[in-house]
RNA sequence: UUUAAAGUUUUCUAGGGUUCCGCAGUAUAACUGGCCUGUGACCGAGAGAAAACUCACAACUUUGAAGUUGUGUCACGGAAGGACAAAAGCCUGGGAGAG
Repeated sequence: UUUAAAGUUUUCUAGGGUUCCGCAGUAUAACUGGCCUGUGACCGAGAGAAAACUCACAACUUUGAAGUUGUGUCACGGAAGGACAAAAGCCUGGGAGAG
């Protein structure tokens, strides 16, 4: 010095806690407990997965503008702070830093 489609959305996973449900308890119209090992619900990955759309490039088809197919690789990383009930591989952040 290199900043990139390394794009957007959805579903899910690793992971995460405790608003709701469930579970346990007792002080039982409720309250407490996540030190409660839940195929419920919830949050959830830049560096996890898949799909759709989109973008770039190449080839082919066709013919004037589109369609089809293929490819799109790399990625060590705090502390601290922030949100929701709360926490987190969430967000700050492909940041600082390291290399």
Molecule: Guanidine-I riboswitch aptamer
Organism: Syntrophomonas sp. UBA4911